[in-house]
RNA sequence: AGUUUAUAAAGAAGAGGUUAGAGACAGGCUCUGAGAUCCUCUGGCAACCAACUUAAAGUCAGCAAAUGCUGAUUGGAAAACCGGUGCCAAUUCCUGAUUCCGAAUUUUCGGAAAAAUAUAAAAA
Numbered sequence: 001a002g003u004u005u006a007u008a009a010a011g012a013a014g015a016g017g018u019u020a021g022a023g024a025c026a027g028g029c030u031c032u033g034a035g036a037u038c039c040u041c042u043g044g045c046a047a048c049c050a051a052c053u054u055a056a057a058g059u060c061a062g063c064a065a066a067u068g069c070u071g072a073u074u075g076g077a078a079a080a081c082c083g084g085u086g087c088c089a090a091u092u093c094c095u096g097a098u099u100c101c102g103a104a105u106u107u108u109c110g111g112a113a114a115a116a117u118a119u120a121a122a123a124a
Stems, first nucleotide, its partner, number of pairs: 003122006013042005021031003025096004043088003047085003053078001057074007092116001098113006
């Protein structure tokens, strides 16, 4: 830089620095000199990973007339604190970059999927 999988209508601040654009791209529409965006510190949110602990269920053994009980073992739903990334305007701000369906009828509306984008993990 790519591939695969998952998620994306919820949530979350302040200070310092910098100085003109920013919200991926195109069109809109917003934010922004009362300082946005970006960087640092502190704080917070909780998407993924990690995980103390551990449920259902299975197997074996013992007891028991039996539903069962105990122990071992397999298993791993859930999962606090802490940690690794991430995130802290607006649904991924809306639509599009494609396709299908329905309604309407002269070019619109609605829905679904895909694609694009972002984040995480995995393998290479």